[in-house]
RNA sequence: ACGUGCUCCGGGGUCGGUGCAAUUCCGAGCCGGCGGUGACAGUCCGCGACCCGUGCGUCCCACGACGCCCGGUUGACCUGGUGGAACUCCAGGACCGACGGUGAAAGUCCGGAUGGGAGGCAGCACGU
Numbered sequence: 001a002c003g004u005g006c007u008c009c010g011g012g013g014u015c016g017g018u019g020c021a022a023u024u025c026c027g028a029g030c031c032g033g034c035g036g037u038g039a040c041a042g043u044c045c046g047c048g049a050c051c052c053g054u055g056c057g058u059c060c061c062a063c064g065a066c067g068c069c070c071g072g073u074u075g076a077c078c079u080g081g082u083g084g085a086a087c088u089c090c091a092g093g094a095c096c097g098a099c100g101g102u103g104a105a106a107g108u109c110c111g112g113a114u115g116g117g118a119g120g121c122a123g124c125a126c127g128u
Stems, first nucleotide, its partner, number of pairs: 001128007008120002014028004030107001031097002033047004042095002051072003055068005077093005099111003
């Protein structure tokens, strides 16, 4: 260096208000997976996760559940400045955030999840 295997790797509810009841509403504040990019990205281009479906397999069949493959769906940004180059930096003002649960509506609480997973100049082991 290359190959194989294993491991690891996601942040954030704080203060106040209303209310019988809210970390769910209201005000302020808080958080931002992975790869790419003329230059550093929650908002660009993609990936993953969640969700949906066909097929196959297992649970005797069906129902339904689980697993695998493939496919689909999937949020949100502008203005000015610097510069050779920035929807990525700086300034200002905005916006977005799966599903189920809940005494009341959740990016942040609880749950599926001691799960899955993109990707990694990450770590360890073995081999060449």
Molecule: FMN riboswitch aptamer (RFN element)
Organism: Georgenia satyanarayanai